[in-house]
Molecule: transfer RNA
Organism: uncultured Bacilli bacterium
RNA sequence: GGGUAUUUAGCUCAGCUGGGAGAGCAUCUGUUUGACGUACAGAAGGUCGGGAGUUCGAUCCUCUCAGUACCCA
Numbered sequence: 001g002g003g004u005a006u007u008u009a010g011c012u013c014a015g016c017u018g019g020g021a022g023a024g025c026a027u028c029u030g031u032u033u034g035a036c037g038u039a040c041a042g043a044a045g046g047u048c049g050g051g052a053g054u055u056c057g058a059u060c061c062u063c064u065c066a067g068u069a070c071c072c073a
Base pairs, nucleotide, nucleotide: 001072002071003070004069005068006067007066010025011024012023013022019056027043028042029041030040031039049065050064051063052062053061
């Protein structure tokens, strides 16, 4: 330099050919316990890597920039 994949909650990841974003773990609160833990109930946490475009509407499509992994040279 060329190519492929990937970027979503603190972490690991879903999101079914565009129609209002979720799970597990972690965190916080409450109940339970003599206390801790476990268990149960609930809550908080996201401008979906940045920017632009297409569309009535974008995590999803297009362009561009950046990060990560791998392959070729």